[in-house]
RNA sequence: CCAUGCAGCGCGCGAGAGACCUCUUCACUGAGGCGCUGAAGGCGCAAAUCCGCUCCGAAUCGCUCAAGCAAAAGAAGCGCGCUGCCGAA
Numbered sequence: 001c002c003a004u005g006c007a008g009c010g011c012g013c014g015a016g017a018g019a020c021c022u023c024u025u026c027a028c029u030g031a032g033g034c035g036c037u038g039a040a041g042g043c044g045c046a047a048a049u050c051c052g053c054u055c056c057g058a059a060u061c062g063c064u065c066a067a068g069c070a071a072a073a074g075a076a077g078c079g080c081g082c083u084g085c086c087g088a089a
Base pairs, nucleotide, nucleotide: 005085006084007083008082009081010080011079012078013077018034020033021032022031023030035069036068037067041065042063043062044061
């Protein structure tokens, strides 16, 4: 000096499930009820490694507490760019 990796920010792409019922509201506002979705978040677990036992131990897997079920917003993940950190050849 610098690939890769990690974190953050910006732009783009980005699924699923009742525009359900009752009351209320100027209202796609609030409350309740039933039915659903999984890709904010949260929680749970395998093998390997270690080990006497135990423990540790991942997700786009599972659960559905939360969130969501027209649009908008949000959205895991992916691509590009910028900044910072560690830093191979």
Molecule: Glycine riboswitch aptamer
Organism: Solimonas aquatica